[in-house]
RNA sequence: GGUUAGGGUUAGCAAACUUAUCGAAAGGUAAGGACGCAAAGCCGUGGGUCUAACGAUAAGCUUUAUCUAAGAUUGUCUGGUUGCAUCG
Numbered sequence: 001g002g003u004u005a006g007g008g009u010u011a012g013c014a015a016a017c018u019u020a021u022c023g024a025a026a027g028g029u030a031a032g033g034a035c036g037c038a039a040a041g042c043c044g045u046g047g048g049u050c051u052a053a054c055g056a057u058a059a060g061c062u063u064u065a066u067c068u069a070a071g072a073u074u075g076u077c078u079g080g081u082u083g084c085a086u087c088g
Stems, first nucleotide, its partner, number of pairs: 007084001012037002017032006035075001041081003046077002048073003055067005
């Protein structure tokens, strides 16, 4: 120096919830707040899940229903990539 395992020592991140804000929605962002996390750092490959604006179809009579992602989710799985104190 590299690889692997393990880890909450030093650091790190921040669930639910609340407030504000963006969005059709799912959900995102900021502040507060900590359930937890060895990648709960980053990306978004292939799936899964969520929403259904636009669009299509059907009924209905100005509404409803069904389908649909190029939208969203990674703290859902998988994949890629970069990494930490100490010890072996």
The prediction has a mean pLDDT of 78. The RNA shown here (c-di-GMP-I riboswitch aptamer) has 88 nucleotides and comes from Pelosinus sp. Rfam family: c-di-GMP-I riboswitch aptamer. Gene Ontology term of the family: cyclic-di-GMP binding. The sequence was found by an Rfam model in a public genome assembly.